Small-subunit ribosomal RNA from Parcubacteria group bacterium ADurb.Bin159, 1446 nucleotides, folded computationally. The RNAcentral record of the sequence draws on ENA and SILVA. The organism belongs to Bacteria candidate phyla, within Bacteria. Model confidence (mean pLDDT): 82 of 100. It matches the Rfam family "Bacterial small subunit ribosomal RNA".
RNA sequence: GGAUAGCGGCAAACGGGUGAGUAACACAUUGGUACAUACCACUAAGAUGGGCAUAACUUCGCGAAAGCGGAGCUAAUACCCAAUGGUCUCUAACCUCGUAAGAGUGCUAGAGUAAAGGAGCAAUCCGCUUAGUGAUUGGCCUAUGUCCUAUCAGGUAGUUGGUAAGGUAAUGGCUUACCAAGCCGAUGACGGGUAGCGGGCGUGAGAGCGCGGCCCGCCUCAUUGGGACUGAGACACUGCCCAAUCUCCUACGGGAGGCUGCAGUUAAGAAUCUUCCUCAAUGGCCGAAAGGCUGAAGGAGUGACGCCGCGUGAGUGAUGAAGCCCUUCGGGGUGUAAAACUCUUUUCUAGAGGAAAAAGCCUUGUGUUUACACAAGGUUGAUGGUACUCUAGGAAUAAGCCACUGCUAACCUCGUGCCAGCAGCAGCGGUAAGACGAGGGUGGCAAGCGUUAUCCGGAUUUACUGGGCGUAAAGAGUGUGUAGGCGGUCUAAAAAGUUCUCGGUUAAAGCCCUUUGCUCAACAUAGGGAUUGCUGGGGAAACUAUUAGACUAGAGGCCGGAAGAGGCAAGCGGAAUUGCCGGUGGAGCGGUAAAAUGUGUUGAUAUCGGCAAGAACACCAAAAGCGAAGGCAGCUUGCUAGGACGGUUCUGACGCUGAGACACGAAAGCGUGGGGAGCGACAAGGAUUAGAUACCCUUUUAGUCCACGCCCUAAACAAUGGAUGCUGGGUACUGGAAGUGUCGACCCUUCCAGUGUCGCAAAAAAAAGCUAACGCGUUAAGCAUCCCGCCUGGGAACUACGGCCGCAAGGCUAAAACUCAAAGGAAUAGACGGGGAUUCGCACAAGCGGUGGAUCAUGUGGUUUAAUUCGAUAAUAAACGAGGAACCUUACCAGGGCUUGAAAUGUUAGAUGAAGCUGUUAGAAAUAAUAGCCGGUCCCUUCACGGGAAAGUCUAACACAGGUGCUGCAUGGUUGUCGUCAGCUCGUGCCUUGAGGUUUACCCUUAAGUGGGAUAACGAGCGCAACCCUUAUCUUUAGUUGUUCCGCUUUAAAACGGAAGAAAUCUAAAGAGACUGCCGGUGGUGAACCGGAGGAAGGAGAGGAUGACGUCAAAUCAGCACGGCUCUUACGUCCUGGGCGACACACAUGAUACAAUGGCCGGUACAAAGGGUCGCUAAGCCGUAAGGCGGAGCUAAUCCCAUUAAAGCCGGCCCCAGUUCGGAUUGAGGUCUGCAACUCGACCUCAUGAAGCCGGAAUCGCUAGUAACCGUAUAUCAGCCAUGAUACGGUGAAUACGUUCUCGAAUCUUGUACUCACCGCCUGUCACGUCAAGAGAGUCGGUAACACCCGAAAAUCUACGUUCGUGGAAAUAAGGUAGGACCGAUGAUAGGGACGAAGUCAUAACAAGGCACCGGUAGCGGAAGCUGUCGGUGGAUCACUUCUUU
Repeated sequence: GGAUAGCGGCAAACGGGUGAGUAACACAUUGGUACAUACCACUAAGAUGGGCAUAACUUCGCGAAAGCGGAGCUAAUACCCAAUGGUCUCUAACCUCGUAAGAGUGCUAGAGUAAAGGAGCAAUCCGCUUAGUGAUUGGCCUAUGUCCUAUCAGGUAGUUGGUAAGGUAAUGGCUUACCAAGCCGAUGACGGGUAGCGGGCGUGAGAGCGCGGCCCGCCUCAUUGGGACUGAGACACUGCCCAAUCUCCUACGGGAGGCUGCAGUUAAGAAUCUUCCUCAAUGGCCGAAAGGCUGAAGGAGUGACGCCGCGUGAGUGAUGAAGCCCUUCGGGGUGUAAAACUCUUUUCUAGAGGAAAAAGCCUUGUGUUUACACAAGGUUGAUGGUACUCUAGGAAUAAGCCACUGCUAACCUCGUGCCAGCAGCAGCGGUAAGACGAGGGUGGCAAGCGUUAUCCGGAUUUACUGGGCGUAAAGAGUGUGUAGGCGGUCUAAAAAGUUCUCGGUUAAAGCCCUUUGCUCAACAUAGGGAUUGCUGGGGAAACUAUUAGACUAGAGGCCGGAAGAGGCAAGCGGAAUUGCCGGUGGAGCGGUAAAAUGUGUUGAUAUCGGCAAGAACACCAAAAGCGAAGGCAGCUUGCUAGGACGGUUCUGACGCUGAGACACGAAAGCGUGGGGAGCGACAAGGAUUAGAUACCCUUUUAGUCCACGCCCUAAACAAUGGAUGCUGGGUACUGGAAGUGUCGACCCUUCCAGUGUCGCAAAAAAAAGCUAACGCGUUAAGCAUCCCGCCUGGGAACUACGGCCGCAAGGCUAAAACUCAAAGGAAUAGACGGGGAUUCGCACAAGCGGUGGAUCAUGUGGUUUAAUUCGAUAAUAAACGAGGAACCUUACCAGGGCUUGAAAUGUUAGAUGAAGCUGUUAGAAAUAAUAGCCGGUCCCUUCACGGGAAAGUCUAACACAGGUGCUGCAUGGUUGUCGUCAGCUCGUGCCUUGAGGUUUACCCUUAAGUGGGAUAACGAGCGCAACCCUUAUCUUUAGUUGUUCCGCUUUAAAACGGAAGAAAUCUAAAGAGACUGCCGGUGGUGAACCGGAGGAAGGAGAGGAUGACGUCAAAUCAGCACGGCUCUUACGUCCUGGGCGACACACAUGAUACAAUGGCCGGUACAAAGGGUCGCUAAGCCGUAAGGCGGAGCUAAUCCCAUUAAAGCCGGCCCCAGUUCGGAUUGAGGUCUGCAACUCGACCUCAUGAAGCCGGAAUCGCUAGUAACCGUAUAUCAGCCAUGAUACGGUGAAUACGUUCUCGAAUCUUGUACUCACCGCCUGUCACGUCAAGAGAGUCGGUAACACCCGAAAAUCUACGUUCGUGGAAAUAAGGUAGGACCGAUGAUAGGGACGAAGUCAUAACAAGGCACCGGUAGCGGAAGCUGUCGGUGGAUCACUUCUUU
């Protein structure tokens, strides 16, 4: 000199972490004081003299360890004693101030209490003791503020206060003893739940709402609980003692520990960092200092977690590359984007340089030494070789995420096909997805972008600013009143609220403005502002409150006469009903839509008389009256309450409202006792019905009535709380008063109080204002003030649990989980109604004829089949597509073939005696092979031969063709139907907030939205009508093939020939004609209607064509066209055969019949309109006939079908029957068409001769040349399954009172919970599944407290001993026992709730919902529900009454 252990001093109570607890003086703000304060600063005084120990150390011992013990030595600023001492402490007196309590650095006396030394040669410095002051920090107290819950309403015994004592730094029930019985609480005590508080942060225009992470202040805790010690300060995070839990060590005896310090580990979790560097700076503690310690701090690391800044390049660059995407195939997009060229270098890489942050400290020197100051030198940086600077290189190192249906900026293609999936809300997806997935494109943001969670906003959607309550959620059923809130006029005082001004405070940070520093910014820095609050001083006095006094307009009292179903009690009355008794009488009565049960010959019903009982009070009666509401009705009496009016009579603000509280409170219901006529839940029976636990009927018990006591709810409604004031009214009624008037009244006028109504739809009228509209409108839902109650999406839920009430039924109070995206109000347009009014239609009715029964034809379903192709399939399919299925058609089936194809366009290559024509062979044919030479094309060149090219044909290969394959729900076009119904719209204007309305409603009229009138409408369009065609009359024109006449011939007719008039018929062109034009009547001098005249025709003359806006996702992809999809040696195409024609049956449309108004036979008369050359086919002849032969004429007013008509008329037969009806079926024989009549044609002849004798329920057509009956023609077509369809003519009716009913339609109106529109909507049980909550014998756990037991450490008290300690006492932490309270989890089971795709049973509600519905209550029933009783209209329709106006 250094290190270490020990003694001593100081720090260790700071710094760092956490938010468990705490709803509290914990925090915030403002005040206060009965207090303390180490270190620091200042002031004053002092530090004298002594003494006993002990650690370290030495030694011995115990223990595994932790550690402990015995003996011995020693020091101090460790410890002790004595002295001195004041302005310190205590006691006592005096004095001063003060009413007193008390105060006083006034003064006197007595008692008590201090100290430590060290460093230095020294000066001196660092310490020490006492007292005071300051500063700082803390303790305690007060006021105000500080979450949810009343399904927590009473809490509290040291509790509240006092006296005394103790205790504390200090006040205090802080503690103890005694005394008193207080104290807190609806202004929310006590309990439960949740929570650290503030500065601040997020959001918001603000007021607010939400939050309390980082930073700052305070509090709190330190494994859990208790306790003290030391100290200035702790009941102490890394101190001590005890108990408990857990972990570790152990020699089993005993010990050790506490990361919510910094790192780090583990567990849990969707998830959150380095076991880093340094004390260089700032700060703390110790030290005289050097210095030491410091996971405080300063730094670095990890993480796009946030904020800020920068980059990923810049310029030029195409009518625009490639790739990709789309496409209308032309092109467009990505896109100047890229490439390419020329630049730049932030950043990056490499190299070089390189900080600030440092102030101090040490040494030396100077100022006379020191302190101190100055100078020189030296030295200290974790970050960090970092920030920063320079040089070089080179576009080099650097772009993603989300979205694209609307909200919301941004769109196409493909894939998928209610699948996969999306989704914040609405919603998207079922074969053309801008919504799913992908691609391209686009939009937005960008080192980020999206998602999720949470908070605020929008949200005036808890409304203080700033909402509501008639019908949307919401006025308590009504009153009386407590607390509370609010309150008339005047004067004065004071100044609590209010307001002005001046102070204090409102920490810093944060926020705002300005400034400065990092290259900018974030960030940091300086100054100012704000911090809306609390508090002190001083003013003002209008308003509110307070105090004092006064007033009468509010309110109340007194007097007077009048009104009233106001209440309670007693008594009395008549009508009716029912029962009983008696008389008359003799078969039904009763009941219903109709019946039956029931009742009656034992005499009902009916009728007369008498008696009895109970309940209710006709007329008056009313829009009336009274009452707080519920409610109140015969008459009389008694008791009693309230209101209105009148009276210049009194009091003098006595008022209004009213949480709790109390009282009343329909009906039903309950208890006890009466009563019981009628009615009548339940019940029984009869009907109805699919059923009928109902509606209807018969009977009937509780009940309905009375007394007393409960219940306490209603659509307790005006769905409208009370009070006061204001804002022109009209009218009616009730009560009162006055005026006028009268003998007295009525009437009339005015005032007060009340009850209604009008206040716009045309004629008559009035508002304003409010309202979402409807509506309200002096009785407000208007304009205002005060008070109370209530509401905050629907359901769950007028519920659960808990509490209170009740005898019970039940009432009052009153949630949540879960679930939905609506529920609801008012009004609008439609649609609908077993709502109303008006009107029309072969809609009904009145008629005629049918269908449904038979047989057959045709179509359909079904069945069958290899196939029986497909479509249509309520009205609006079913003789429909089809106006012609033997092959073909043909799409279906079987088999056989073809593959650029049966038909189209184009390309390439080849062949060719071009193509074409006629044969032969195989085959079922398609087809294949082959023959004949029958045939002989165009262009260029060439004499010619020949060559080339084109066309055609063939072969091969490509593009492509082809599809009656799918989607009519992708479409065009076309069509059906409502419906030839009279409707459907537009412009402008007007009304309404608007949807929308008006026009277009009303009156008259019409077939008609046709026309007229009227009118806030005026016009217009599509429809109606008319224009068009046919037909009925006439005129003119024109007459061949038409008409008429004549002649000839003929038996006659026809044909032939000629003529005539252009007359009639007819033909076919142009015109005329009919318009309510004329007359009469009705009507509004209208539109129009009725009748009449004339006329061929009369009121649209008859018929046709013509079909508004739209409806049915109606029909058709198979008539055609077409998007998309799909098949491609087949789902294409060719051929043969089959099928579309099947056959137990059902339906639809027809034909023929059942007969005498007929059938058959014979004779005989009269049409129209069509068609015809691949045709119609005459005469003549043959055949019984179908038909055959034949061939004239005709391209048609000429000839033919066709001398046709048929029914009709004349004559004859049949004589009522399964027939001379009826003709199916079957047999035989034929004819015709056609390549071909087997499946599968029509017709003819002969024979056969079925059902059927007029048709059940039901249903169709038709109103005049119609129905009915009769025949004729045509399209398609070789023929025909045609009895069909479309046309044509012949004969030719009946009936319509009328609109009640059925169906359909139109207009207006009404109700609606319907709008996919009544084939709508919708309720409940049951069955199945899922979910949440409640109950539940219980079981398990937690929290707080009470009682008792036990009871550590420590402190206190106490006994002994008196350094040290030992024993005991009471109380306590932890622990235990027992019974309860509250909270949570779980639980067999039973009940309800919500949701779920198409389940079952009914149909309760919405329309008059088919019994109007709903509320309360009671009984009953599978279920909705039904019934009784009281109430409401939020009931339709009709009638009556009343009101308003004239």